[in-house]
RNA sequence: UUUGUAUAAAGGCAAACUAUCUGAAAGGGUAGGACGCAAAGCUAAGGGUCUAAGGUUGAAAAACUAUGAUCGCCUGGUUGCCAAG
Numbered sequence: 001u002u003u004g005u006a007u008a009a010a011g012g013c014a015a016a017c018u019a020u021c022u023g024a025a026a027g028g029g030u031a032g033g034a035c036g037c038a039a040a041g042c043u044a045a046g047g048g049u050c051u052a053a054g055g056u057u058g059a060a061a062a063a064c065u066a067u068g069a070u071c072g073c074c075u076g077g078u079u080g081c082c083a084a085g
Stems, first nucleotide, its partner, number of pairs: 002085001003083002012037002017032006035072001041078003045075003048070003054065004
């Protein structure tokens, strides 16, 4: 430098679910808990998806809308542990 070829080692993260806090919601924080993960570290930049408080339309029902959210949906960017070849 490349690769993740390995039942390796040192370690790491933590889905569902439960409790609690938070948020309009989607979701998020903390504790417990492990389905999985070689970037399941960081980044919302492109695409996708979720929500719709506010706004717009509407007689109403409702529809549309991200400035909200998701990186454990994909891609890109960026940093990094280990070391079999």
Source information: c-di-GMP-I riboswitch aptamer from Ornithinibacillus scapharcae TW25, 85 nucleotides, folded computationally. The organism belongs to Ornithinibacillus scapharcae, within Bacteria. It was read from a public genome assembly, where an Rfam model found it.